[in-house]
Molecule: transfer RNA
Organism: uncultured Lachnospira sp.
RNA sequence: GCACAUGUAGCUCAGUGGAUAGAGCGUUCGCCUCCGGAGCGAAAGGUCAAGAGUUCGAAUCUCUCCAUGUGCA
Numbered sequence: 001g002c003a004c005a006u007g008u009a010g011c012u013c014a015g016u017g018g019a020u021a022g023a024g025c026g027u028u029c030g031c032c033u034c035c036g037g038a039g040c041g042a043a044a045g046g047u048c049a050a051g052a053g054u055u056c057g058a059a060u061c062u063c064u065c066c067a068u069g070u071g072c073a
Base pairs, nucleotide, nucleotide: 001072002071003070004069005068006067007066010025011024012023013022018056027043028042029041030040031039050064051063052062053061
């Protein structure tokens, strides 16, 4: 340099054109309890890496760009 893959919550991931973007773990608060690091309930937390385009509508399709990984040279 070229090709491919990945990038979504603090972490691990789902979501393959439509409804308010979700789950588990973690965090915070409350309840329970002799105690809580167990159990139960609730909450917070996301410009979907970034920019642009297509579309009535984009995390999803297209282009550009960045980072990481793999392969080739």